[in-house]
RNA sequence: CGGGCUGUGGCGCAGCUUGGCAGCGCGCCUGCUUUGGGAGCAGGAGGUCGUCGGUUCAAAUCCGACCAGCCCGA
Numbered sequence: 001c002g003g004g005c006u007g008u009g010g011c012g013c014a015g016c017u018u019g020g021c022a023g024c025g026c027g028c029c030u031g032c033u034u035u036g037g038g039a040g041c042a043g044g045a046g047g048u049c050g051u052c053g054g055u056u057c058a059a060a061u062c063c064g065a066c067c068a069g070c071c072c073g074a
Base pairs, nucleotide, nucleotide: 001073002072003071004070005069006068007067010026011025012024013023020057028044029043030042031041032040050066051065052064053063054062
């Protein structure tokens, strides 16, 4: 320098192909239960999807550039 993959709550991931309410598990908070803890049950908080722009009525999703990590090549 060129190419590929990945980037989504605290953590691990799905959703992208086919644009249409942002979800799952673990964790966290509250309540019930328990002598207490754990387990169980019920409820809840927490994101604006790596960044910036474009297309569109509408973008995590499509397009471009850039950033970070990993891999390959030179």

The prediction has a mean pLDDT of 82. A computed fold for a 74-nucleotide RNA from an Acidimicrobiia bacterium, annotated as transfer RNA. Lineage of the source: Bacteria > Bacillati > Actinomycetota > Acidimicrobiia.